[in-house]
Molecule: small-subunit ribosomal RNA
Organism: uncultured bacterium
RNA sequence: AGAGCCUGAUCCUGGCUCAGGAUGAACGCCGGCGGCAUGCUUUAACCACACGCAAGCCGUACGGUCUCUGAAAACCGGGGUAGUAACGAACGGGUGAGCAAUCUGCAAGAAUCGACAUCUAGGAGGUGAACAACAUCUGGAAACGAGUGCUAAUGCGCCAUAAUGCCACAAAGUCAAAGAUACACAAUAUCGCCUAGAUACAAGCCUGCAACCGAUUAGCCUGUUGGUGAGGUAAUGGCCUACCAAGGCCCCUAUCAGUAGCUGGUCUUAGAGGAUGUACAGCCACACUGGAAAUGAGAUAUGAACAGACCCCUACGGGAGGCAGCAGUGAGGAAUCUUCCGCAAUGAGUGAAAGCUUGACGGAGCAAUGCCGCGUGGAGGAUGAAGGCCUUAGGGUUGUAAUCUCCUCCUCUCACAGAAGAAUUUUUGACGGUAUUUGAGGAAUAAGCCCCGGCUAACUUCGUGCCAGCAGCCGCGGUAAUACGAAGGGGGCUAGCGUUGCUCGGAAUGACUGGGCGUAAAGGGCGCGUAGGCGGCACACACAGUCAGAUGUGAAAUUCCUGGGCUCAACCUGGGGACUGCAUUUGAUACGUGUGAGCUAGAGUGAAGAAGAGGGUUGUGGAAUUUCCAGUGUAGAGGUGAAAUUCGUAGAUAUUGGAAAGAACACCGGUGGCGAAGGCGGCAACCUGGUCUUUAACUGACGCUGAGGCGCGAAAGCGUGGGGAGCAAACAGGAUUAGAUACCCUGGUAGUCCACGCUGUAAACGAUGUGUGCUGGAUGUUGGGGAACUUAGUUUCUCAGUGUCGUAGCUAACGCGAUAAGCACACCGCCUGGGGAGUACGGCCGCAAGGUUGAAACUCAAAGGAAUUGACGGGGGCCCGCACAAGCGGUGGAGCAUGUGGUUUAAUUCGAAGCAACGCGCAGAACCUUACCAGGACUUGACAUGGGUAGGACCGGUGGAGAGAUUCACUUUUCCCGCAAGGGACCUACUGCACAGGUGCUGCAUGGCUGUCGUCAGCUCGUGUCGUGAGAUGUUGGGUUAAGUCCCGCAACGAGCGCAACCCUCGCCUUUAGUUGCCAUCAGGUUAUGCUGGGCACUCUAAAGGAACUGCCGGUGACAAGCCGGAGGAAGGUGGGGAUGACGUCAAGUCCUCAUGGCCCUUAUGUCCUGGGCUACACACGUGCUACAAUGGUGGUGACAGUGGGAAGCUAUGUGGUGACACAAUGCUGAUCUCUAAAAGCCAUCUCAGUUCAGAUUGUACUCUGCAACUCGAGUACAUGAAGGUGGAAUCGCUAGUAAUCGCGGAUCAGCAUGCCGCGGUGAAUACGUUCCCGGGCCUUGUACACACCGCCCGUCACACCAUGGGAUUUGGUUUGACCUUAAGCAGGUGCGCUAACCCGCAAGGGAGGCAGCCUACCACGGUCGGGUCAGAGACUGGGGUGAAGUCGUAACAAGGUA
Repeated sequence: AGAGCCUGAUCCUGGCUCAGGAUGAACGCCGGCGGCAUGCUUUAACCACACGCAAGCCGUACGGUCUCUGAAAACCGGGGUAGUAACGAACGGGUGAGCAAUCUGCAAGAAUCGACAUCUAGGAGGUGAACAACAUCUGGAAACGAGUGCUAAUGCGCCAUAAUGCCACAAAGUCAAAGAUACACAAUAUCGCCUAGAUACAAGCCUGCAACCGAUUAGCCUGUUGGUGAGGUAAUGGCCUACCAAGGCCCCUAUCAGUAGCUGGUCUUAGAGGAUGUACAGCCACACUGGAAAUGAGAUAUGAACAGACCCCUACGGGAGGCAGCAGUGAGGAAUCUUCCGCAAUGAGUGAAAGCUUGACGGAGCAAUGCCGCGUGGAGGAUGAAGGCCUUAGGGUUGUAAUCUCCUCCUCUCACAGAAGAAUUUUUGACGGUAUUUGAGGAAUAAGCCCCGGCUAACUUCGUGCCAGCAGCCGCGGUAAUACGAAGGGGGCUAGCGUUGCUCGGAAUGACUGGGCGUAAAGGGCGCGUAGGCGGCACACACAGUCAGAUGUGAAAUUCCUGGGCUCAACCUGGGGACUGCAUUUGAUACGUGUGAGCUAGAGUGAAGAAGAGGGUUGUGGAAUUUCCAGUGUAGAGGUGAAAUUCGUAGAUAUUGGAAAGAACACCGGUGGCGAAGGCGGCAACCUGGUCUUUAACUGACGCUGAGGCGCGAAAGCGUGGGGAGCAAACAGGAUUAGAUACCCUGGUAGUCCACGCUGUAAACGAUGUGUGCUGGAUGUUGGGGAACUUAGUUUCUCAGUGUCGUAGCUAACGCGAUAAGCACACCGCCUGGGGAGUACGGCCGCAAGGUUGAAACUCAAAGGAAUUGACGGGGGCCCGCACAAGCGGUGGAGCAUGUGGUUUAAUUCGAAGCAACGCGCAGAACCUUACCAGGACUUGACAUGGGUAGGACCGGUGGAGAGAUUCACUUUUCCCGCAAGGGACCUACUGCACAGGUGCUGCAUGGCUGUCGUCAGCUCGUGUCGUGAGAUGUUGGGUUAAGUCCCGCAACGAGCGCAACCCUCGCCUUUAGUUGCCAUCAGGUUAUGCUGGGCACUCUAAAGGAACUGCCGGUGACAAGCCGGAGGAAGGUGGGGAUGACGUCAAGUCCUCAUGGCCCUUAUGUCCUGGGCUACACACGUGCUACAAUGGUGGUGACAGUGGGAAGCUAUGUGGUGACACAAUGCUGAUCUCUAAAAGCCAUCUCAGUUCAGAUUGUACUCUGCAACUCGAGUACAUGAAGGUGGAAUCGCUAGUAAUCGCGGAUCAGCAUGCCGCGGUGAAUACGUUCCCGGGCCUUGUACACACCGCCCGUCACACCAUGGGAUUUGGUUUGACCUUAAGCAGGUGCGCUAACCCGCAAGGGAGGCAGCCUACCACGGUCGGGUCAGAGACUGGGGUGAAGUCGUAACAAGGUA
């Protein structure tokens, strides 16, 4: 510090996700040691708690009592003890429910108090009455009491004393006390007691500032705000009360609602920030819940009273309790420890002290919960062992890793020694025989977890087969998964490792630092204007802001720096810095603010002019439309793509004249004008707003913006009343259509118009807030002003508008560009992923329609902008093709042939599927082929290689069985080298292992080959240039071509694959050559024939050449390329035909030609054989043949080809047969022989019929091939003689030697051809042309498509699930108003009952004071009625989301077919 994810690719916007840190954590797997920390964060709870302990101490305050010692009765002494009294118990410890301010933090302050402690100044005299304990009696189950009697005090009361105390000051007045111990007493000492003051420390109170969220909470408050008097408090104060006044708070957020203990700090971050408040420390609050007190210096009391809930005991009468102290239990929960040791240390209480107490604390225990440290061994060691895994089978890897040798001891076991912590002379150690040390032993006791597709370090094999599963995001898995599971290997961290949760970061993704708003989310519809914010030039003064210095404070701890101590570290500790803050104070005065007094450049006023659909009111004008009246006139008019509804013989439309009505204002008219926007258009008058120019007389900053607020605000709509010609929602009819609640047509009502009122929204758009200043130009136009000149004017300068193009700059790009989207300032509004949704609820507005404000649950990983390349368009332009058109002939109807589908079958083997499958693979299924079926057999195999053993041939022949395969029996029989032994080669059999074999699967794992677009003219590259980039340019443009063919131009210049040419063939000529071809000339011969000699002239054959290039002429074109015409020529503009198929597309076809990965079968999915099947047949389709006839049939006649084939062959010739053919026989290994007859042609006849057409089908008899024609061949003869009379919708081929028509040959092949591949004969018609259909090319345009229009995509309905709104009603919480009741308590009143101290009194008694009781006010709980708010349930219901993709249509994206 970044990365992944939207796209075919790109840039941007924008969200989601990841890598880092942290944690009081939890879960999974695993787990050796030590140190230091930490350990109930819980919607089932501040929930409930068994048991033990957590606050006592003092006999030097007091009486009693027990006990011990002494001789001990009194008394004395020692030790205890319940009680009275003192002090403490308000500390310490826990928790965070409540609390948004009676809290906290920081800084200030005045009207206060204080036990203990320290210091200072004084005092401490006299006297009295009680009550516990105790004794006795008595109630009760208990807890706990009642009565009577006795008694002490540092307990209680009174008197005296009384100031520098108190009463504000003075006077007057008024307020206290306690003793104890030591000593025989006193004195003295020590500890206490009282008053006052001070200090320290602590507490209470007040002020300012800071500190969460919601405005769908905007108004709140009645002791409320203030005053006076009285009261109350330690103290100020409405703290309380009476009276008076009517105030107080609030958009700088009151009130209300929600949430929350606050802080030092902690985590994170570069910082600013954000999150957090465990442990430690400060403050606050709470102690079962609620409210209220007493005591006291002080109250959260571990205390007491009351009420409530719960729990326990009970003799049923009544009592007891409060772990949010330490341990511990239950419950809850993902989850959090021992019912431990000790007061040795540090501290606390008490005491004169010794001491006692202390679950504070010090320690130990449990837990990897965290941080830190250490270890699980070290060195050597290659036969690179074995095993595992992979493998191309060679090897590689695990891996110096192990075994092995030597060594070490942190940990472990045993044993010896053994602390510091103790402050203090002595005594005192829980931890603890711990830390530590020494010795011995021996590698012994100690490694796991996660990951390995990208992000992100790390790869292979097997298994699985959209299953099982993974997943943080993208996404993996449908038979070759580096993504699932396992293994091997590797990477990372390590006593841990992963996962999950929460939090900061990355996120500049709420932007103060540090973002935006034309099109991505985002400028308010427009103005006026309040608060607020901001504000021109120069002067003086002051100084809240601002800046500087000083002082105080900002607790300690923490963080940082630097030292020190534990072996290091974590940890502990000394010092420093810092705590960015606040307050006070002293200065400064530029900025800024305030005050004062000025200026004129901003703003405004005046004066002189100007333009204008600016607004309002009232009039007025013509054209048009419609209607009405009248005339002329006759059959149609109207409307449409075409029609119909409609009007018209009752006279329409048309036309002429007249009348009426309402609405709108042609031409001018213009990116012209005016207005803030909405908007404004005939003409005239009146009323009226704003703007501009010139001038520089006046005012003197009067300004800009503008939350709320107020006003204006198109169309539609609403209310009331008018008006209504045309147009026209709704509606009706006619069409269109599968439908057509639409588009089109005919009608037609609201409405449109006017007046008044409401509504308040628009793509209210420049999708661009207002204002001000600055920043190159060019060119139009509107309204003013100035200057110069050559003045019907021209040129130029300037102000204010309104346009176009463009520099810099900006922008993601498009674009903007003085009318900014540039550079800046001021102020306002708005945005923060898509959907849900501008929806719901609530509020406000509205008559309603609705508007405004405006969420959440849930869901997705995108949604979006601009530009690029393609593809597509019922977009445009240009161009081509038998594409259409113009023609000729077919198919589709019939019969048959053939292929396919379907069906059937034991099997009907398999493949091919729009064009580009279907006479296709198949150039030929009776067996074979053959892959299929049934049956019979074989198992190293029908075929290949290698090893071992035996043998010598193999082949062949004969016979038997069998459907055959096969089997049995017999017979025949090796070669080479070598003297030999032996070796080698070949073959056979057996054996058993490697293996063979597979037309089994996957053409979506592949190679090769092929089809197709398409013989279409395209497809690319290098360098350069342009662009952020994808990309563009080149390849576009102007011409031209069959062509990206060529020319010209051009930020391009070149090049490659294609095109063309080079190749073959046909057409003309020449040369060479002349047999099997030819025969002009010469000779010979024949009935005849190149038959023979001879010849190579011709034809021909087959080799090499020539020839055609827009070369020549004219025209045209741009002086080009080219095009048009002509000449010559056998051929003329690529002369005809063929071969040749760019980059690529279709996961096109083929695993059944071949090759091949993987998978599968291995006595079978292999191999052999017999028979059957591929030939089936209701039917459907494709391709063909033959026909339907006279351009023909039949009969006769007899002329002219070319390509090819031939030895298991073609066959002359002869004979036989009606014929297929047979028999005999000849030539030919082919320019020689042969197939071989060419056929259409010509002549005659038939005469329009199901025929002398057509030939299917069937019968009989034959021929040929073949081992074999039954299933299932071809042919012949005779007989039979079906459908069919030119073919619906639709559709195919063809542009010249072509179509059409005629025959011939060949491959395959024993036989079988209507198919296929070739050959020649005869030989047309038509093309105006490119509007349309189909396909294609180039340019351009739009796009929401990119699997690319066979695309994308919308809504209803149906199904499932999810969250949510409404909802009669209902349940609960919380809050609030009024009223009732009122415990304890405090206060007030009363107090006739009771009453020791003081007073009066001789006494009795009385008084003061007090207590009980009673009354009153306040008040918790409780009750009644009502309101607000929140949450839950809810029949039914509304829309929303998601899913599989079902139904109906096709709304949007192209002109999306009605923009």